[in-house]
This record gives sequence, C1' cells and structure tokens, in this order.
RNA sequence: GCAGGCGGCUCAGGCAAUCGCCGGGCGAGCCAUGUGCUCGCCGGGAGGAAAGUCCGGGCUCCACAGGGCAGAAUGCCGGGUAACGCCCGGUGAAGGAAACUUCGAGGAUAGCGCCACAGAAAACAAACCGCCGGCCACCUCGGUCGGUAAGGGUGAAACGGUGGGGUAAGAGCCCACCGCGACGCCGGUGACGGCGUCGGCACGGCAAGCCCCAUUCGGAGCAAGGUCAAGCAGAGGGCGCACGAACGGCCCGUUCAUGCCCUCGGGUCGACCGCUCGAGCCGACCGGUAACGGUCGGCCUAGAGGAAUGAUUGCCAGCUCGCCGCGGGCGACCGAAGCGAGCGGACAAAACCCGGCUUACGAGCCACCUGCUCCA
Repeated sequence: GCAGGCGGCUCAGGCAAUCGCCGGGCGAGCCAUGUGCUCGCCGGGAGGAAAGUCCGGGCUCCACAGGGCAGAAUGCCGGGUAACGCCCGGUGAAGGAAACUUCGAGGAUAGCGCCACAGAAAACAAACCGCCGGCCACCUCGGUCGGUAAGGGUGAAACGGUGGGGUAAGAGCCCACCGCGACGCCGGUGACGGCGUCGGCACGGCAAGCCCCAUUCGGAGCAAGGUCAAGCAGAGGGCGCACGAACGGCCCGUUCAUGCCCUCGGGUCGACCGCUCGAGCCGACCGGUAACGGUCGGCCUAGAGGAAUGAUUGCCAGCUCGCCGCGGGCGACCGAAGCGAGCGGACAAAACCCGGCUUACGAGCCACCUGCUCCA
C1' cells in the first nucleotide's frame, strides 16, 4: 500500500431576527369570584432508536390450602442480572488459508410415524448391470440354477472408510490404521478433552411429525387502581303553607301521591391523585478475562393527556464537486490556504416506568487483528 476481519465512540447541527406551541413558578389586571380568563417576566420542553409491541420485570387490582392433568415457553456448560427467550466467558459441530463467523446444539435401544423422485433394493436389507462357479446349448449370440455388496448405476441417504492378506469371485472372512461402541485412568466446577484396554461392528436419517425428559409459567393491565363528586334515579326522616285523591256528601281528622327541606349509600359527567427520584445519569477508583458488581463524589433531566417541543428568512459549521495557486514527492500523485457552485440531509417523534431483542436510518472518528506485497 492492497484485500479482509472485528470492536468501540461522537453528533443528530450552531447563532440571530420575526411569528408561535405545551407544562411549572412569580406578578398584575378583569368579573360571569371559578384554584376562572387575559397579559407580562423567569426557567424547563423527545430518541438512538421515543418505533415494532416480540420477550423479561417493577407497580396496581383480582384470584389462590396442597397435589395433579391440560396448555405454553425454553433446551450444550459455567457465570451475570430484579428477571429474561437477554448478555458475557467457554465446549462441541459447521464454514473460512487466516483473523474470525454461524448454530432450529436435550433424547432416534421409551413408543408411534415418515423417508418424495430416481433406483433391483430405503431398514428383521437388496442381485439391475457386472464378476465367479455348476449344468444345458454351442459356429456365434446365449439359457438356467446358485454364489457375490469389491466395481458400475440411482439417490439427500445404500447397512463403516483406506490399504493389505485371503478367495472360484467376493465379503470384518482375517490384519493394520482411522471411525464407532463399552470399560478404565488422567485433566477440567462443568459442557467436554486426552490416553489406554477390549469388542469385528452390533446401532441409517428425520424430534422444524407426534412424542419423551428436564426447567419455568395464575389472570388482567395506568382505559391498572384510588380520592372528591354536578345532574338524574333511589332510601330514610321532617314540614304541612298550597293543590289533588281515599275514608258515601259537608267540617275536622287520618292516610296516600305531588311539592319543599334535611340526611344517607352507590355513583355518571367532570376534576384530582397515580405521574415521574429512578434496578436513575455522569465521573474517579477498586474487584472481575468479561458480562457485571462495589465504594466515594457530583447532578436533577418533558410529564401533556389525542397529545406541545414548530415555522420563515439570513449567516456559519460541516460535506461534495470544479477552478486557481503554493508546498511535498524521481514519478503516478497527495495536501493546507483562496474563489465559485450545490447540499446543508436520513430514520423517525414521549403517553406509567425500567432491562433487552428486532427493525429503520444520515454524517464522522478511533483502536486492534489476519493475509499478501513493497522499502529500510
């Protein structure tokens, strides 16, 4: 220098003018005195994903003796955490020359099921071609019975692989190594790894088909839940001024209904609380390979309730391209300053709060690792 790998960080523009928006505090004014309206001042006002709502928790209410069934999720080992299906470190397998990456990584001798097409045969194996032997035929082609899984062919997969011996030809039939299985020893917390002995090989694949095993899981969600409480309806009590009805008519009286007043429970509209100080953020140090944890110090950072944080103009930062000129270099070329033009952007916006995952997306910076090449 080129090609590649991997991890982390920063910003999400700044300033000015004008016009606005949503909360909070203070003050003034107004009258329809309501925690009302208007105005002024001060101070605050989105994100790295606020998103998808896919996991896990906090919080709230409901349910709940204990055990089981059903259902769902997870699934190598160890650790982290409030918890997780997340993260970190390892093991194994697969890919890569390497750095490194990926994993739907429990069980296929618990049982059932399936294995398309092709192929002779797809699971107590199988004879299509070929090879070998017997018999028949014989000019030649061959026919038939049997042996054979070494070769060909089919397939995703053909009942261990390579080499040698052996044989009529073959075959774990025999032997060596590899693989596989069982046992033992050693290392490791463990997944697992290493070594040795034995076994001639018995055990195809699929659990992302049912299933089995282990572990975990009660439900609903801030429209949770709570406080206050107009109106309407209701219950209890009182009043008897007014009107009506009943007691046959009239007077008194009593009762009932309407009315008026008081009290009460539930509770609609509405208002308020929940609501943002929290598994919080930043920094230093310590422990740990790391995820993470601890100690100390500092900080307070939207809380609206269908939803505010905006718009316009100008300048600048920044980026890209072109031109000029200067510097460096043998050179290809590289770079600071200057001038001009363009862009000045993306994804997207809190709605009780956290931890993750996933997805979307603009600009920039830094470190480390692998391979090749060049120079000293």
Overview: Predicted 3D model of a 376-nucleotide RNA (Bacterial RNase P class A) from a Polyangiaceae bacterium. Rfam family: Bacterial RNase P class A. By type it is a ribozyme. Its mean pLDDT, the model's own confidence on a scale to 100, is 76. The model forms 95% of the base pairs in the Rfam consensus. RNAcentral holds the sequence, with entries from ENA.